[in-house]
Context: one part of a larger RNA
Molecule: small-subunit ribosomal RNA, 5' domain
Organism: uncultured bacterium
RNA sequence: GGAUGAACGCUAGCGGCAGGCCUAAUACAUGCAAGUCGAACGGCAGGCGUCCCUUCGGGGUCGCCGAGAGUGGCGCACGGGUGCGUAACGCGUAUGCAACCCACCCGCCGCCGGGGGAUAGCCCGGGGAAAUCCGGAUUAACCCCCCAUGAGGAGCGGACGAGGCAUCUCGUCCGUUUCAAAACCACGGUGGCGGCGGACGGGCAUGCGUGCCAUUAGAUAGUUGGCGGGGCGACGGCCCACCAAGUCGACGAUGGCUAGGGGAUCUGAGAGGACGGUCCCCCACACUGGUACUGAGACACGGACCAGACUCCUACGGGAGGCAGCAGUAAGGGAUAUUGGUCAAUGGGGGGAACCCUGAACCAGCCAUGCCGCGUGAGGGAGUGAGGCCCUACGGGUCGUGAACCUCUUUUGCCGGGGGAUAAGGGCGUCCACGCGUGGGCGUUUGAAGGUACCCGGAGAAUAAGCAUCGGCUAACUCCGUGCCAGCAGCCGCGGUAAUACGGAGGAUGCGAGCGUUAUCC
Numbered sequence: 001g002g003a004u005g006a007a008c009g010c011u012a013g014c015g016g017c018a019g020g021c022c023u024a025a026u027a028c029a030u031g032c033a034a035g036u037c038g039a040a041c042g043g044c045a046g047g048c049g050u051c052c053c054u055u056c057g058g059g060g061u062c063g064c065c066g067a068g069a070g071u072g073g074c075g076c077a078c079g080g081g082u083g084c085g086u087a088a089c090g091c092g093u094a095u096g097c098a099a100c101c102c103a104c105c106c107g108c109c110g111c112c113g114g115g116g117g118a119u120a121g122c123c124c125g126g127g128g129a130a131a132u133c134c135g136g137a138u139u140a141a142c143c144c145c146c147c148a149u150g151a152g153g154a155g156c157g158g159a160c161g162a163g164g165c166a167u168c169u170c171g172u173c174c175g176u177u178u179c180a181a182a183a184c185c186a187c188g189g190u191g192g193c194g195g196c197g198g199a200c201g202g203g204c205a206u207g208c209g210u211g212c213c214a215u216u217a218g219a220u221a222g223u224u225g226g227c228g229g230g231g232c233g234a235c236g237g238c239c240c241a242c243c244a245a246g247u248c249g250a251c252g253a254u255g256g257c258u259a260g261g262g263g264a265u266c267u268g269a270g271a272g273g274a275c276g277g278u279c280c281c282c283c284a285c286a287c288u289g290g291u292a293c294u295g296a297g298a299c300a301c302g303g304a305c306c307a308g309a310c311u312c313c314u315a316c317g318g319g320a321g322g323c324a325g326c327a328g329u330a331a332g333g334g335a336u337a338u339u340g341g342u343c344a345a346u347g348g349g350g351g352g353a354a355c356c357c358u359g360a361a362c363c364a365g366c367c368a369u370g371c372c373g374c375g376u377g378a379g380g381g382a383g384u385g386a387g388g389c390c391c392u393a394c395g396g397g398u399c400g401u402g403a404a405c406c407u408c409u410u411u412u413g414c415c416g417g418g419g420g421a422u423a424a425g426g427g428c429g430u431c432c433a434c435g436c437g438u439g440g441g442c443g444u445u446u447g448a449a450g451g452u453a454c455c456c457g458g459a460g461a462a463u464a465a466g467c468a469u470c471g472g473c474u475a476a477c478u479c480c481g482u483g484c485c486a487g488c489a490g491c492c493g494c495g496g497u498a499a500u501a502c503g504g505a506g507g508a509u510g511c512g513a514g515c516g517u518u519a520u521c522c
Stems, first nucleotide, its partner, number of pairs: 001522004006518005013374006019367002021332001026330003030327003035074003040071002046065004051060003081285003090210008100202002105198007113147005123136005152179012183190002211257003218248003223245004228240003260282004265274003287308005310321004338364001340363003346360001347358004377408004388399001390397002414458005422449001425446010466511005471492003477506005487494002
């Protein structure tokens, strides 16, 4: 000098863009953050209307609207947060899988015949303070099961052929065993099953790279390898039985300490050094530890179970909870924001759609935290240079064109008026086309931000300057006070009676809505 997720002191007019718990992965009140589908299913509180009956309390039929709960499907494995752990194939890069998987989506081929069963809900009964649980009866489905069919797939056996990279891989044919399905429907469709391929996403393995300490020198028994098996989507001591005695290590094993990695960022002429906040990719984690279940996918932040610590409720028998989601609270700390608005757009989930959900997102609020831009006026104005502060050799000097005064402007702020884009899609109405549920035309409707940005007009210099420094380094000097005191200080060093170094004043210098200080990196 540059830089910062900064903090502190003094000061502070505006806007744009960005950023904002670096500490206690400490504990959390409250609200919200993942649902949706009635075009899968049984069913239905309630409301409105209609008709019938009525003991005037009400009961029933039909039609429309339709909540809550339940079964089932898809989603909840995304999105959002944090950096505890991890020195590791975790990450980066480059390869391999002849050792693998992939729901939804796309292309192609083939199929969808028959039968049965249970259960939630509802109803009845019971236990419990609650959380919630138990028993009985009955019931539906795209729920579950059985049979059939098998183009095809898979397993086994055989024959033939092709290829390769060692184990081998691929193809054709034959035999044998085995495996499917679901309906809804405005009849147009939407779905279902089997298979092949694609796309997307993942899994595994390997070369190389990726901290500090040798004042850590030896480490290792599933350890290293083999054979056989189990397990897995798949290879593998991943696991197991047996056999062998190996394997790693000064090219740093093992141990200890530290740490998420990268793209990037800061600095530097570069080499390098430092760093990994915001944004993007990957990884890990979700009170602590462990476990699996479901599923295409999890060993699952707002799922389950067990154990532990903690907090809460309790009728003392027993229960409930997990903000490292968004706000917010307490605590810690030098220090870090609103218990805001909207789904209008973008994106995501569900749905045929309307639509619903979305603290993702888009916006707004707070903070000079940073960067950038603008303003606090511009021009003229002494040829006796007013007064005042300060200095003085008492002549004067200086603040100083500074002010006053004259002319002009109106950014900004204030007042009045105008005022979009972000909207395409969808809905509603209407018209048209055709391969009749799709496409198209026209009209209308849909904006949180917001009457904001922006534009026009109006009055008026009006609403707006500070901070640090002045001994040398280092731009800027005098007076007074103090008297090794009070104090200053980055280094050298100042202060003991004339201090340009302390404190004040005048003046000056530097930067400027900031200026200094502190901390850290180059």